[in-house]
Molecule: small-subunit ribosomal RNA
Organism: Clostridia bacterium
């Protein structure tokens, strides 16, 4: 020092939020596989799959000091003799087949099978054995018979035998001589829970033995016994996996006696007797599994797992069986039998790699037929010594831990490449090169510790050191949208293609690919698969069930869980202490060895466990006693639609007879089906029959739920209250299990009035198997039986007990004199505090705060299905899953948004009305068709007299043709030369060529212009308005739309902005968790109606015209005033407003204009103008002539001009305006023309001169007509602009006079100087308006009123809609045949 180091989240349902849940990803780990890559070393580990077969070699031998031989060698002695040969015999040494001994029952392998006393843990054995070894004690006397090897001979391919005959021993058998033990008989002591055990002593009985060595002490053996130690063997308490869609299982089972067997206990095995043994606390089946010590993961409890190393069982080709032997029912042994493989002379043999190595197969996938026994250790042996694939090394593999390196200092012209880029850079990057250095690797050479005690080293070219050479020979790999460090650029264009999960790609992809960069990790990185972790997401720690998954339909109740007060006893549980044990080895910590580290050693704590002893005595059990508050009893009392059974009654439906009556009924949104002149409905009267009881009636009452209603009896449960006699925890809950249980259906028999499933007509509808109507059977009702489910709901299981209130209502009690108050108790509502909850809401009738018990849940979908059991008569119920599949499903809340929801107001929205449009002509725009083109764009409302405030050329952007290429226009730019202009040819012009006049300015450098070579670039009405600015248009001049600071909510948010008046207005007043404020509103600005002052020319005149004069008056344009609910009555809340009235020009924003919030419509526009990005470059750019934007069966949409008498026509009044305009311009008088015009030129840059009035009003005529309406169309004839009116302007005069007689469905616009009607003026413009923009004349009607249509605006409510009802979503059906099933077939196998 060591149990005091120890707990991270995130993505992903949604417009947003909060919650519930799932998916999933970030750690960690492996006996792994695969990919790309790969420099050393230490230390590990390496058939997870076919317990598949296996060729070869090895893996158990060993003793000659048990035993008899044989052989080989030397020596000695003898013999024959060809004197070195062969033979006999002694003696020593050396091999050893075979007879005996020990050892092959350990060492190694492997997990197949085993849910087991098989492991693990603790105990027992008084019921056991133990070769070798250690300790003592006592012997080792003396005989026998035999048989391998060998010999002869003999079968057999062989393996292997037969037969005869000889022979040894530490082989085998008797005998002797003995203790203990054991048996039989009888005895004392002692201990034990019980069989019994242990010690002493007595008789009988029975059992031993073997020798080698050595000269010899001596030693190695041998026998008997007792003791110990090591190994086993039995037995037992406690732990050891999933299924009940496996509930019953067993005949040697269970238990007992004799008897057998066993080392030992036992049904172990046999006879007999007797019927017992297991089992909801899960027997028996059925599957899966070696099992632990550890090992991964965890904060931790747990969860997963049993390679390597250790202990322990099983197994050795499958399956039985013994044998020997201490020990086995035996991995390299025997026998039998099955499968396979081999020999084979066909008769008969051989074999077992789950021992090391190799082989084939099998599979993703796992090394050498390697060295030595030097070193631990094991067999034999007296020992030498022999064996040993145990073991120690090497070999291969990045398989896993660890280490070490691929250099290191120094170095900006911040090189070259490279990539980007706004082109200016930036970045790669001190990175590189250069420059000094180092020597860990590497290579060569040498040396060489320890593993070894005296010797013996396989590793060994070890390790470790010295010496020398040289930066040399060594860097991948993943990812870079988020979670998740790390981002550009080109490619592609819903295609290739990523994806772990949310997702990315449809032309600017930080998501594919690829490059640069960049972040991570490093000899490695990715992927994949397997576990824990996150995951509190199965919850003991640690979760839930009103609406999210989830309370059983209710009840009685056995088993089971859990239970008041006090007192004593004991100690199961429970707490201390003490002992035993929990193996080593892992894991911690403390030290040490290998340079560190991984790797090994040593200590030491621990190993949370069992067991087995002392004690403690609250608690909780157990016993005893008490005790009354819990529950029961008893008494007196009370309220009910509580059960059942029987009777009775009344109104109603309906039918039935009879009367009176005549044409209808009846039904609906309307109608028809039906009924009726054979008398219906309706009405009267009297019957006949069933089923349900109004009114009382009531968030009233009763009951465990279902449920229970007209009156009476009869029977009969159960609560409530008060008393406090009695008994003395007698209780709570309840798995099975028992009982009830709407409606509907089933059955047997009855009943049948009325409703009514099916079903039939009739009606609506595209259909209409429906919603509505006539009719109508089953059922509905009775009695028996069955069935067991409901949204059987308070979507809330039963008890107990605590914990602010207010107020009603049922039913009792108390107290006070009381109509009545107070109070209690028991049920039954609202309302509400603290808690509580995801909100919602629950709140003493909990969904608070605790307590017991029971039942349920664990993503959506498949599915309450399928299969199996079980209940049913069947209908059907109970139990109750998998495979696929999807990233959600889902609770509550929040803002919108819709709604054939609701409420309040508002708009020329409707309605009331006046004038239209849809009909006809023309005009214009637009769709269609056409064309070489008929350029583009705008398309519901918000496009269509729109962009165009003016297409003959041009414009013009389109068609033919014709032409040009640094360009019609910009800038740079070497040279040339003033620009230019006129004439002339050619040509449709454009251009092209000629000719002739020109000679600007300067500080002399050059400038302005012009031609012009080569380039850089111009150029686009080319696409993308869904890349874009910016201007529009719309809702909409509608009254909203925000925000800051409080407050409330967990939060998305909410209040303010809601509500009560009120206004045109979110406009004001009041209230009010709000205060306040910002962009709208209104006002401030133009304008127009009245006026005052000033100021008057060009204007005006008390001038008949000028002139002067004046400045009252119109008028003109500048400054003021004037209107504010100011006053005065009324209503109102003493308010804001409103309603009337005076006064005023003018009244309640006077009228009328500019002014358009957040914001929606990917709303319009790339051709107004700007602009990204593509795209075109002798064209998609320019230039010219000429054509087209003006077509034309046709359809719409804007407007002219009519149809006529409120009119047309002619004449008189030369009636009366107003905004404007005018110099290439308005153009007056006077002249000519019917007339458009035209000559003419005064006057005017204008209150000056000029353009410049109709309609009305007065006289006439016209009389209802295709006209004296209507002007369309065309003829001629002219004018006016323009180079130039053909295609393609405008206008005159004349002749010509079409359609049209007031317009179907259907739809505009307008509420007062407005509609309606007349005309007048401007922009554009050479000219061209029935069109736009303005102006003035004359000048109405109606508006009771918010039902309705349609726009909006505010409140509220429902949503399973958020692209937001043009929303969302169901089924079926067409179309393909991948899977699966099934059906006509084909075809193969194999068996019979």
């Nucleotide at each position: 020092a060591a149990u005091u180091u120890g707990g991270a989240g995130a993505g992903u349902u949604u417009g947003a939020u909060c919650c519930u849940g799932g998916c999933u990803c970030a750690g960690g780990a492996c006996g792994a596989a695969c990919g790309c890559u790969g420099g050393c070393g230490g230390c590990g580990u390496g058939c997870u799959u076919a317990a598949c077969a296996c060729a070869u070699g090895c893996a158990a031998g060993u003793c000659g000091a048990a035993c008899g031989g044989a052989g080989u060698c030397a020596a000695g002695a003898g013999a024959g003799c060809u004197u070195g040969c062969u033979u006999u015999u002694u003696u020593g040494a050396c091999u050893u087949a075979g007879u005996g001994g020990c050892g092959g029952a350990c060492g190694g392998g492997u997990g197949a099978g085993u849910a087991a006393c098989g492991c693990g843990u603790g105990a027992g054995c008084a019921a056991c054995c133990u070769g070798c070894c250690c300790u003592u004690c006592a012997g080792u006397g003396g005989g026998g018979a035999a048989u391998a090897g060998c010999g002869u001979c003999u079968g057999g391919a062989a393996a292997c035998g037969g037969a005869c005959g000889a022979u040894a021993a530490u082989a085998c058998c008797g005998c002797a001589u003995a203790a203990a033990a054991c048996u039989g008989c009888a005895g004392c002591g002692u201990c034990g829970c019980a069989u019994g055990g242990c010690g002493c002593a007595g008789c009988a009985g029975c059992c031993a033995a073997a020798g080698g060595a050595g000269a010899a002490a001596u030693u190695c053996g041998c026998u008997g016994a007792a003791g110990g130690a090591u190994g086993g063997g039995c037995u037992c308490g406690c732990g050891u996996c999933c299924g009940a869609u496996u509930a019953g299982a067993u005949a040697g089972u269970u238990g007992g006696u004799g008897g057998g067997g066993c080392a030992a206990c036992g049904g172990c095995c046999u006879a007999c007797c007797a019927a017992g043994u297991c089992g909801a606390c899960g027997a028996u089946c059925g599957g899966u599994a070696g099992c632990c010590g550890g090992a991964c993961u965890g904060a931790g409890a747990g969860g997963u797992u049993g390679a390597a190393c250790g202990g322990c069982c099983a197994c050795a080709u499958u399956g039985g069986g013994a044998c020997u032997g201490a020990g086995a029912c035996a991995c390299g042994g025997c026998c039998c039998a099955g499968a396979c493989u081999c020999c084979u002379a066909c008769g008969g043999g051989a074999g077992g790699c789950a021992g090391c190595a190799g082989u084939g197969a099998g599979g993703g996938a796992u090394a050498u037929u390697g060295c030595a026994c030097a070193a631990u250790g094991g067999g034999g042996g007296a020992a030498a010594c022999c064996c040993u694939g145990a073991u120690g090394c090497a070999g291969c593999a990045a398989c896993g831990c660890c280490g070490c390196g691929u250099g290191a200092a120094g170095g900006a012209a911040g090189a070259c490449g490279g990539u980007u880029u706004u082109c200016g850079g930036a970045u790669u990057g001190u990175a590189a090169a250069c420059u000094u250095c180092u020597g860990u690797u590497c290579u060569c050479g040498g040396u060489g510790a320890u593993g070894a005690u005296a010797a013996u080293g396989a590793c060994a070219u070890a390790a470790g050191c010295c010496g020398a050479g040289g930066a040399g020979c060594a860097a991948g790999c993943c990812a870079c949208g988020g979670c998740u460090a790390a981002c550009u650029a080109c490619g592609u264009g819903c295609c290739a293609g990523c994806a772990g999960c949310c997702g990315c790609g449809g032309u600017a992809a930080u998501a594919c690919g690829u490059a640069g960069g960049u972040g991570g990790c490093g000899a490695g990185c990715g992927u994949u698969g397997u576990c824990c972790g996150g995951a509190a997401u199965u919850a003991c720690u640690g979760g839930g069930u009103g609406u999210a998954a989830a309370g059983g339909g209710a009840g009685c109740g056995c088993a089971g869980g859990c239970g008041g007060g006090a007192a004593g006893g004991c100690a199961a549980g429970u707490c201390a202490g003490u002992g035993g044990u929990g193996a080593a080895a892992u894991g911690c910590a403390u030290g040490g060895g290998c340079u560190u580290a991984a790797c090994c050693c040593a200590u030491g704590a621990a190993c949370u466990g069992c067991c087995a002893u002392u004690g403690a005595a609250a608690c909780u059990g157990u016993u005893u006693u008490u005790c009354u508050u819990g529950a029961g009893u008893g008494g007196a009392g009370u309220a009910g639609a509580g059960g059942u059974u029987a009777g009775c009654g009344g109104a109603a439906u309906u039918c039935c007879u009879a009367g009176u009556g005549u044409a209808g009924c009846g039904g609906u949104g309307a109608a028809a089906u039906g009924c009726g002149u054979a008398g219906a409905u309706a009405u009267u009267a009297g019957g006949a029959g069933g089923a349900a009881c109004a009114u009382c009636a009531g968030u009233g009452g009763c009951g465990a739920a279902g449920g229970c209603g007209g009156c009476u009896a009869a029977c009969u449960g159960g609560g409530c209250u008060c008393u406090a006699a009695c008994u003395g925890a007698c209780g709570c809950u309840g798995a099975g299990g028992c009982u009830c249980g709407a409606a509907a259906g089933u059955g047997u028999g009855g009943g049948g009035a009325g409703c009514a499933a099916a079903c039939a007509g009739g009606a609506u509808u595209a259909g209409a198997u429906a919603c509505c109507c006539u009719g109508g059977u089953a059922g509905u009702c009775c009695a028996c039986a069955c069935u067991g489910u409901a949204a059987a709901c308070g979507a809330u299981g039963a008890u107990u007990a605590c914990u602010a209130g207010g107020u009603g209502u049922g039913g009792g009690g108390a107290g006070c004199u009381g109509a009545g108050c107070u109070u209690u108790c028991c049920g039954u509502g609202c309302c509400g505090c603290a808690g509580u909850u995801a909100a919602c809401g629950c709140a003493a009738u909990a969904a608070g705060u605790a307590a017991u018990c029971c039942a349920c849940c664990u993503g959506g979908g498949g599915a309450g299905u399928a299969c199996g059991a079980c209940c049913g008569c069947a209908a059907g119920g109970u139990u109750g899953a998998a495979a696929c599949u999807c990233a959600a499903a889902g609770g509550a809340a929040u803002u919108g948004a819709c709604g054939g929801g609701g409420g309040c107001c508002c708009g020329c929205a409707c309605a009331a009305g006046c004038a239209g449009u849809g009909g006809a002509u023309u005009a214009u725009g637009u769709g269609g068709u056409u064309u070489a083109a008929u350029u583009c764009g705008a398309u519901g409302c918000a496009a269509c007299g729109c962009g165009a405030a003016g297409a003959a050329c041009c414009u013009u952007a389109c068609c033919a043709g014709g032409u040009c290429u640094u360009g019609a226009c910009a800038u740079c730019g070497a040279g040339c030369g003033a620009a230019g202009u006129g004439c002339a040819u050619a040509g449709a012009g454009a251009u092209a060529u000629g000719u002739a006049c020109g000679u600007c300015u300067u500080u002399c450098g050059g400038g302005a212009c012009g031609c012009g070579a080569a380039g850089a670039c111009a150029g686009g009405u080319g696409g993308u308005g869904c890349a874009u600015g910016g201007u529009u248009g719309u809702c909409g001049u509608c009254a909203g739309c925000u925000c800051g600071u409080g407050u409330c909510g967990u939060g998305a948010g909410a209040u303010g902005u809601u509500g009560g008046g009120u206004u045109a207005a979110g406009u004001c007043c009041c209230g009010c968790a709000a205060c306040g404020a910002g962009c709208g509103c209104a006002a401030c600005c133009c304008u127009u109606a009245c006026u005052g002052u000033u100021a008057g020319u060009u204007g005006c005149u008390a001038c008949g015209c000028g002139a002067g004069a004046g400045c009252a008056c119109u008028c003109u344009a500048a400054c003021g005033g004037g209107a504010c609910c100011g006053c005065c009555g009324g209503u109102g809340a003493c308010a804001a407003a409103c309603c009337g009235g005076a006064g005023g020009a003018a009244g309640g924003u006077g009228g009328g204009g500019a002014c358009g919030a957040c914001g929606u419509c990917a709303a319009a526009u790339c051709a107004u103008c700007a602009u990204g990005c593509c795209c075109c470059u002798u064209a998609u750019g320019a230039c010219c002539u000429g054509g087209g934007c003006u077509a034309c069966a046709c359809a719409c949409g804007u407007a002219a001009u009519a149809c006529a008498a409120u009119g047309g026509c002619c004449g008189u009044c030369a009636a009366c305006a107003a905004c404007g305009g005018g110099a290439a311009g308005c153009g007056a008088a006077g002249g000519c023309g019917c007339g458009a015009g035209c000559c003419g030129g005064a006057g005017c840059a204008a209150a000056g001169c000029c353009c410049c009035a109709a309609a009305a009003a007065c006289g006439g005529u016209c009389u209802c007509a295709g006209u004296u309406c209507g002007g369309a169309u065309u003829g001629c004839a002219g004018g006016c602009u323009g180079c130039a009116a053909c295609u393609c302007g405008c206008c005159u005069g004349u002749a010509u006079g079409a359609a049209g007689u007031u317009g179907g469905a259907a739809u505009u616009g307008c509420u007062a100087g407005u509609a309606a009607u007349c005309g007048c003026g401007g922009a554009u413009c050479a000219g061209c308006a029935u069109g736009c923009c303005g102006c003035g004349g004359u000048g109405a009607a109606u508006a009771c009123g918010u039902u309705c249509c349609c726009g909006g605006g505010c409140c509220u409510u429902g949503u399973a809609c958020a692209c937001a009802c043009c929303g969302c979503c169901c089924g079926u059906c067409a179309c393909a045949c991948c899977a699966u099933g099934g059906g006509a077939g084909u075809u193969u196998g194999u068996a019979a």